[in-house]
The RNA shown here (transfer RNA) has 74 nucleotides and comes from uncultured Allofournierella sp. The coordinates come from a structure-prediction model, not an experiment, and the mean pLDDT is 81. NCBI's taxonomy places the organism under Bacteria, Clostridia, Eubacteriales, Oscillospiraceae, Allofournierella. It was read from a public genome assembly.

RNA sequence: GCGCUCGUGGCGCAGCUGGAUAGCGCGUCAGACUCCGACUCUGAAGGCCGUGGGUUCGAAUCCCGCCGAGCGCA
Numbered sequence: 001g002c003g004c005u006c007g008u009g010g011c012g013c014a015g016c017u018g019g020a021u022a023g024c025g026c027g028u029c030a031g032a033c034u035c036c037g038a039c040u041c042u043g044a045a046g047g048c049c050g051u052g053g054g055u056u057c058g059a060a061u062c063c064c065g066c067c068g069a070g071c072g073c074a
Stems, first nucleotide, its partner, number of pairs: 001073007010026004019057001028044005050066005
């Protein structure tokens, strides 16, 4: 330098044949339970989807640029 894959809450992921309030697990907080904890149960907060633009009635999902990560080839 070229090619491919990826970038979603604090962490790990799903969603990517475009359709509406973005879900799951862990973690965090509160409550129940307990003598106190742990476990378990219930509830809650937390992301507008790397970033900028385009297409569309509608974009996490399609297209382009940029940034970052990984892999491969020179």